This is a predicted structure of a 73-nucleotide RNA (transfer RNA) from an uncultured Pseudomonadota bacterium. Its Rfam family is "tRNA". Model confidence (mean pLDDT): 81 of 100. The sequence was found in a public genome assembly.
[in-house]
RNA sequence: GAGUUCGUAGCUCAGUCGGUAGAGCAUUUGACUUUUAAUCAAAGGGUCGCGGGUUCGAAUCCCACCGAGCUCA
Numbered sequence: 001g002a003g004u005u006c007g008u009a010g011c012u013c014a015g016u017c018g019g020u021a022g023a024g025c026a027u028u029u030g031a032c033u034u035u036u037a038a039u040c041a042a043a044g045g046g047u048c049g050c051g052g053g054u055u056c057g058a059a060u061c062c063c064a065c066c067g068a069g070c071u072c073a
Base pairs, nucleotide, nucleotide: 001072002071003070004069005068006067007066010025011024012023013022019056027043028042029041030040031039049065051063052062053061
C1' cells in the first nucleotide's frame, strides 16, 4: 500500500432485512441476616468511533475519515 472483519453502558456482548437502545457482570440504594457473604427488589449509567448523505424516521442503508484484528504485497 491492497483486501477483509470489526468499533454499542465501567467490562463482555446482543440488537440481521430502517420504527422510542437492551442483557449479564460490576456500581449505588433498599429488604433479609447479629455482621459479612449469598439471595431478592429497585435505581443510576449510552448522542451506538468521528463527519456527511438518503429517508417522515438511521446503531442498522451509502460515502469519506480515525482506530483495532486478520490475509496479501